[in-house]
Predicted 3D model of a 72-nucleotide RNA (transfer RNA) from Cavernulicola chilensis. Its Rfam family is "tRNA". Rfam classes the family as a transfer RNA.

């Protein structure tokens, strides 16, 4: 030093350019229960950083950052 590949909620994880961004498990609150767990209602929380395209970006371009893989 060259290439390629992953980057969303605590954790995993979906999302043909139309999104107020799914979903499970966790987590708070409530119900229920002598009490815990189970179960049920309900909540909070997220597109890795910076630009660009676009009527609109998690998606698509471009630069960076962390990390995996290959090659020198």
């Nucleotide at each position: 030093g060259c290439g390629g590949g992953u980057a969303u909620a605590g954790a995993u994880a979906a999302a043909a350019g139309g999104c107020u961004a799914c979903a499970u498990c966790g987590c708070c609150u409530g119900c229920c229960u002598u009490c815990c767990a189970a179960g049920c209602a309900g909540g909070a929380a997220g597109u890795a950083u910076g630009g660009g395209u676009u009527c609109g970006a998690g998606c698509c371009c471009c630069a960076u950052u962390a990390c995996c893989c290959g090659c020198u």
RNAcentral holds the sequence, with entries from ENA.